[in-house]
Context: one part of a larger RNA
C1' cells in the first nucleotide's frame, strides 16, 4: 500500500450525478393510528409503553441480581409529493427487469363445419373428437367519466344499368393446294375438301362507375379588419378544403426559443410541486383525462441515522514486502 472488518471527539449529507455505500430500524405483548379509498384497503400507517428471576390469598401485592433482562445469534427505517404502468406475472441465458411484453376487460372483423385459419408437393395433420356463450385475426389494455368532425384519396363491403376487357366460339373476307374447264403451246380460271391469315359478333370476374364504411389506413387551415385609454378580439370579410382539432389535458417521458412568467419549498433551487397558455411539434381505443391498491420502476422533499464528508486517526485478520 491492497482486501475484509471494528471503533472514532465535534458536526451530521457540508460528500456525490444521486445518501452510492454504511449506519439506523428490527422479535413478542399492549395502547394508538391520518389523507385518500374501488369500503377490501391504506396499516406493522405514523407514534408511544412494556419484556429477567423469586414468593404468596396468582384478582393483586411484595422481594432479588446486574451497566444492561427479546441481555448472545436472528428479525421492517419511516413519511410527504409527482410521472409511468392498474394489479400478480414475463423479458434481452453472459452489460438493459423497465415506462417494454403479457394480462383480465373493451371493440372491430372473418368463419355454418369437408368452417375460417395454419403446416405440407401430396397423402395427411392441427383447428377439434370442438360447433358462433365456439374458433382464427387486428387494435386497445383493470376500474371511473368519455371517445368529437372528415368517406375527397387508399382499403374493405354492397350494387349492377352503362363503358372497357381474356381464353373459347364464330358469320364474313382472303392466301395455298387442285377434280375440272379454256388454250396448239406457254399459261390462265378454278368447285368441294384440306390447310393458313384476318375477323364483324358473342364473351365472366376485374377496372371505370354508383353507394356504404373510421375502436379501417389515415386527415383534422390561411390572411385581413373590428369594442369610447391602451391592449385584446365575443364580431365581420375573404381564400382554400373531404373536413378544418370537439371534450379533456397542456413548458408535459411531448416546449425549440427556455433556467418561459408567476407562486411554493431553500439563506441560496437549470431539478421538483402548483398555476398561466404564446401547444416550434398534446388530443380522444398508434385511445383522452382521472384513479385506491401495487412497483428491486423514475423524479423532488423531510425526519431518523450515520467516517459519504469537514479530515483524518486508531486497531484486528488476510495479502503485498523483508528474512528463512
Nucleotide at each position: 500500500c491492497c482486501c475484509u472488518c471494528u471503533c472514532u471527539a465535534a458536526g451530521g449529507a457540508a460528500c456525490u450525478c444521486g445518501g452510492c455505500a454504511a449506519a439506523a430500524u428490527a422479535a413478542c405483548c399492549c395502547c394508538g393510528u391520518a389523507a385518500c379509498u374501488u369500503c377490501g384497503g391504506g396499516a406493522g400507517a405514523a407514534g408511544g409503553g412494556g419484556u429477567a428471576c423469586c414468593u404468596u390469598u396468582u384478582u393483586a401485592a411484595g422481594g432479588u441480581u446486574g451497566c444492561a433482562a427479546u441481555a448472545a445469534c436472528a428479525a421492517g427505517g419511516u413519511c410527504c409529493a409527482a410521472g409511468c404502468g392498474a394489479c400478480u406475472g414475463u423479458u434481452u441465458a453472459c452489460c438493459a427487469a423497465a415506462a417494454a411484453c403479457a394480462c383480465a376487460g373493451g371493440u372491430c372483423u372473418c368463419c355454418g363445419c369437408u368452417a375460417a385459419g395454419u403446416c405440407g408437393u401430396a397423402a395427411g395433420a392441427c383447428g377439434a373428437c370442438g360447433u358462433a356463450u365456439g374458433g382464427g385475426g387486428g387494435c386497445u389494455g383493470a376500474c371511473g367519466c368519455c371517445u368529437g368532425c372528415c368517406c375527397a384519396g387508399u382499403g374493405c363491403c354492397g350494387g349492377a344499368a352503362g363503358g372497357u376487357u381474356a381464353a373459347a366460339g364464330a358469320a364474313g373476307u382472303u392466301g395455298g393446294u387442285u377434280a375440272g374447264c379454256u388454250g396448239u403451246a406457254a399459261a390462265g380460271c378454278g368447285a368441294a375438301g384440306c390447310u393458313g391469315a384476318u375477323a364483324a359478333c358473342c364473351g365472366a370476374a376485374g377496372c371505370c362507375c354508383c353507394g356504404g364504411u373510421g375502436a379501417a389506413c389515415g386527415g383534422c387551415g390561411g390572411c385581413c379588419g373590428u369594442a369610447a385609454c391602451u391592449a385584446u378580439a365575443a364580431c365581420g370579410g375573404u381564400c382554400c378544403u373531404a373536413a378544418g382539432g370537439u371534450a379533456g389535458c397542456g413548458a408535459a417521458a411531448u416546449u425549440c426559443c427556455u433556467u418561459g412568467u408567476c407562486g411554493g419549498g431553500u439563506a441560496a433551487g437549470u431539478u421538483c410541486c402548483g398555476a398561466c397558455c404564446c401547444g416550434c411539434a398534446c388530443g380522444a381505443a398508434a385511445g383522452g383525462c382521472g384513479u385506491a391498491a401495487c412497483g428491486a420502476u423514475u423524479u423532488g422533499g423531510a425526519c431518523a441515522c450515520u467516517g459519504u464528508c469537514u479530515c483524518g486517526g486508531a486497531g484486528a485478520g488476510g495479502g503485498a514486502c523483508u528474512c528463512g

Large-subunit ribosomal RNA, domain IV from a wastewater metagenome, 324 nucleotides, folded computationally. Model confidence (mean pLDDT): 88 of 100. Its Rfam family is "Bacterial large subunit ribosomal RNA". Its family is annotated with structural constituent of ribosome and ribosome in the Gene Ontology.